RNA sequence: UCUCCGAAAAGGCAAAACCGGAGUAAUCCGGUGACGCAAAGCCACGGGUCCUUUGAAUAAGGACAGCCGGGUUGCCGAA
Repeated sequence: UCUCCGAAAAGGCAAAACCGGAGUAAUCCGGUGACGCAAAGCCACGGGUCCUUUGAAUAAGGACAGCCGGGUUGCCGAA
C1' cells in the first nucleotide's frame, strides 16, 4: 500500500411515530425524533414487493437502493 475484515475514536446517515406540504396511489420533501446502519453514499441492470391504468393480462406507466443480488465511488485502521 492492496484485499478480506470490523475493535476504538472522530465525523456521518436516520426507522417508527407526530406536524406541515406534493401525489389518484405506492411513495416522496421539510421539521421534530432515533429503531438501527461501514456503504442505511449513488445507479431501477436482474429478481422481488407495492401502486396506478386497462374488460383482462405474461401489457403499459410508476414507487421502493433501510428486501436480495449486481455495478460504481468512498472515511477510519485495532485484532
A computed fold for a 79-nucleotide RNA from Malonomonas rubra, annotated as c-di-GMP-I riboswitch aptamer. The organism belongs to Malonomonas, within Bacteria.